[in-house]
RNA sequence: UCCUCAUCAAGAGCGGCUGAGGGACUGGCCCGAUGAAGCCCGGCAACCGGCAGAUUCACUGCGGAGGUGCCAAUUCCUGCAAGGCACUGUCCUUGAGAGAUGAGAG
Numbered sequence: 001u002c003c004u005c006a007u008c009a010a011g012a013g014c015g016g017c018u019g020a021g022g023g024a025c026u027g028g029c030c031c032g033a034u035g036a037a038g039c040c041c042g043g044c045a046a047c048c049g050g051c052a053g054a055u056u057c058a059c060u061g062c063g064g065a066g067g068u069g070c071c072a073a074u075u076c077c078u079g080c081a082a083g084g085c086a087c088u089g090u091c092c093u094u095g096a097g098a099g100a101u102g103a104g105a106g
Stems, first nucleotide, its partner, number of pairs: 001106001003104006013041001015040003021031003025079001027077002042071003047067002050062004075098001080095005085089001
C1' cells in the first nucleotide's frame, strides 16, 4: 500500500507542559486565548490476547496486569442510488460509497 471480515446512537478529566489551530476529503455547520493540535498523566471501552463454560458452532460469561484503540457534536451533517408522504421540504427511511478502528491474508 492493497484485499477479506467485524464494528461505528453508548462511554471517557474543572489535571500538568505548551501555545494556534482543529473537526479525513467536498459543501455546510461547528469547536478553539474561558486555550486548538501535540506531549505527559488520568480515564473509557473490550477488537486481539487471557480465564471459565458450552460446543462444532465459531457462542456465552468474567476480568482489565498484556497488544491496540478511543476520550465535542450519530463517523457532526452531507456528497451516490432507491423508496416514502399530513407531498416537493433546510423532510423522512434504507442501502451503497468514502472514512475510522481491530483482526487476518498477500